[in-house]
Context: one part of a larger RNA
RNA sequence: CUGGGCGUAAAGGGCGUGUAGGCGGCCUGUUAAGUUAGGUGUGAAAGACCAUGGCUCAACCAUGGAAUUGUGCUUAAAACUGGCGGGCUUGAGUAUAGGAGAGGAGAGUGGAAUUCCCAGUGUAGCGGUGAAAUGCGUAGAUAUUGGGAGGAACACCGGUGGCGAAGGCGGCUCUCUGGACUAAUACUGACGCUGAGGCGCGAAAGCCAGGGGAGCGAACGGGAUUAGAUACCCCGGUAGUCCUGGCUGUAAACGAUGGACACUAGGUGUGGGAGGUAUCGAAUCCUUCUGUGCCGGAGCUAACGCAUUAAGUGUCCCGCCUGGGGAGUACGUUCGCAAGAAUAAAACUC
Repeated sequence: CUGGGCGUAAAGGGCGUGUAGGCGGCCUGUUAAGUUAGGUGUGAAAGACCAUGGCUCAACCAUGGAAUUGUGCUUAAAACUGGCGGGCUUGAGUAUAGGAGAGGAGAGUGGAAUUCCCAGUGUAGCGGUGAAAUGCGUAGAUAUUGGGAGGAACACCGGUGGCGAAGGCGGCUCUCUGGACUAAUACUGACGCUGAGGCGCGAAAGCCAGGGGAGCGAACGGGAUUAGAUACCCCGGUAGUCCUGGCUGUAAACGAUGGACACUAGGUGUGGGAGGUAUCGAAUCCUUCUGUGCCGGAGCUAACGCAUUAAGUGUCCCGCCUGGGGAGUACGUUCGCAAGAAUAAAACUC
């Protein structure tokens, strides 16, 4: 010496589930595969190394030793790892009782608003902008009142509040359904962690088929602006946005921070639960579990910052990086209706 890394420099898989594999709690018996020790066989010679010697020295040569870090057999040890057996309850799980939640799916339903239609009142403007114009309006608009239709989204509550693995989830009610949390006991007895492949989920846009279409609005048309204006602003407006079924499989899919477990000062806010204090009761205060924020110490960091929700200290497993460009491209392969996605170079160049 026997790599170093991944918040922002290259680098955490978009997220889960789980196969193989890797890793794995406490006590005890046994075994002897790993492990350790002794013996023995082998590990050719030459060379290399050490010592001594022979050519007058040296090169060269000879003799002896050591080395050959390995491996076979055999004997022994039994702490650790492994195997087999027995036991345990702290890890994990089940049962019981509770309360919280935009978690998911389906069905129903409500009010405000926009637009359109009908009717009433009413008359010359309305609309729009920096200013205008296109546009709408005497075939009666805008405004206002009543009635009706339809689609989409749910103001206030609403909160660095909640729930979910992530994507994501917000009017109200009902039905079905997943997960988490708390309390106290009982039970199972390591049943655990991670997870290459695989499988599933996966915003928006996009695609296929059928519906729907109020508002918004790529494309497109027109009006302005401008030197021009394939834009920003204005008037229109098709796909789309919505629903059902299927496909696509990507995002700054971000905490730009993989998962699990353990340990390591505090302070302060907030969500859910439990216990105690207080009180007529509520509030208050204290303790504890679980989430979510802010501040901050040690420590870490190139710095910024992170700091019990770690980027600190450790263990286990997976993914990924290895100068910039070429390039997430070409070719090949797999997937896809297509768009394209996934995998993934090299020449050359600096």

A computed fold for a 350-nucleotide part of an RNA from a metagenome, annotated as small-subunit ribosomal RNA, central domain. Its mean pLDDT, the model's own confidence on a scale to 100, is 90. The RNAcentral record of the full RNA draws on SILVA.